[in-house]
Context: one part of a larger RNA
RNA sequence: CCGUGGCUAAGGAACUAGGCAAAUUAGACCUGUAACUUCGGAAAAAAGGUCUCCCGCGUAAGCGGGACGCAGAUAAAUGGCCCAAGCGACUGUUUAGCAAAAACACAUGGCUUUGCGAAAUCGAAAGAUGAGGUAUAAGGCCUGACACCUGCCCGGUGCCGGAAGGUUAAGAGGGGGGGUUAUCCUGAGCAAUCGGGAGAAGCUCUGAAUUGAAGCCCCGGUAAACGGCGGCCGUAACUAUAACGGUCCUAAGGUAGCGAAAUUCCUUGUCGGGUAAGUUCCGACCUGCACGAAUGGUGUAACGAUUUGGGCACUGUCUCAGCCACGAGCUCG
Numbered sequence: 001c002c003g004u005g006g007c008u009a010a011g012g013a014a015c016u017a018g019g020c021a022a023a024u025u026a027g028a029c030c031u032g033u034a035a036c037u038u039c040g041g042a043a044a045a046a047a048g049g050u051c052u053c054c055c056g057c058g059u060a061a062g063c064g065g066g067a068c069g070c071a072g073a074u075a076a077a078u079g080g081c082c083c084a085a086g087c088g089a090c091u092g093u094u095u096a097g098c099a100a101a102a103a104c105a106c107a108u109g110g111c112u113u114u115g116c117g118a119a120a121u122c123g124a125a126a127g128a129u130g131a132g133g134u135a136u137a138a139g140g141c142c143u144g145a146c147a148c149c150u151g152c153c154c155g156g157u158g159c160c161g162g163a164a165g166g167u168u169a170a171g172a173g174g175g176g177g178g179g180u181u182a183u184c185c186u187g188a189g190c191a192a193u194c195g196g197g198a199g200a201a202g203c204u205c206u207g208a209a210u211u212g213a214a215g216c217c218c219c220g221g222u223a224a225a226c227g228g229c230g231g232c233c234g235u236a237a238c239u240a241u242a243a244c245g246g247u248c249c250u251a252a253g254g255u256a257g258c259g260a261a262a263u264u265c266c267u268u269g270u271c272g273g274g275u276a277a278g279u280u281c282c283g284a285c286c287u288g289c290a291c292g293a294a295u296g297g298u299g300u301a302a303c304g305a306u307u308u309g310g311g312c313a314c315u316g317u318c319u320c321a322g323c324c325a326c327g328a329g330c331u332c333g
Stems, first nucleotide, its partner, number of pairs: 002327007010319002014317001019314001027051005036041001038145001052067006068072001080312007087304002092104002109142006120129003146299004151229003156226002158222005165217003171211002176206005183198006230248005257291001258288001269285005
């Protein structure tokens, strides 16, 4: 000097990002126990009291008397508690090796597919899972107990339905056109031959009209499908504000509820509470940069090694350090 333990005057969170760590509490029995609540809980709430040994009586519970110690749950083991708020209902699950959570799951709710050789999935196939199940079943997607609810928009994208019309592939079709030339005409030449023109059949190249499904266009439906849910101006017996009116645009212009929020930039918004003093916290306000209804909205008892704020108790966390034990290092020998 370090590590691990033990103790500490007075104070008691002044420490610190934060009571991290430590301390407090603790057993059994007897009293007693609030808000809230889904009436089950909350609850070991909280807050208190008792505890050893000997003798007598008593079945016992216990009662009476006595004894010792600083201390009778005599060691060890063995909950600190309360208030308020956020999130997630809950028990569970998770990043083997920095994250245990508000993430995942979940019971509940909804949409959708599937009539059985089911849909879906694996597999060139056979076959298998689904399932030796049959719509109170199975698959996919979303939501996430419970309570109260879940508004408007189908213009875009998707999905479902429709089939009159438009568009449309391969295929069918083959009008016509091009190439080639048996032959014919013609020019030059004595001839052989050479040049020009027309050109059947066949072969070959090209390929028009016409016909031709789904899809797309089109017509409807559908938002617990993906998603979306306005602006400007004026107006009331002080002022301010605007129940009201006008106008433009839209598929429709955000309803209920909540709101400086896990969402608020300005912002430490403003007011109230708590503190001597509060960028955090709680309650309000609404000016919502940029909440909002199963991408669920708002509440909510219980629960949580969850997050945030406060309090009581308690303490070497601190004021501010000291001492002791053990171990390591170092110095000396």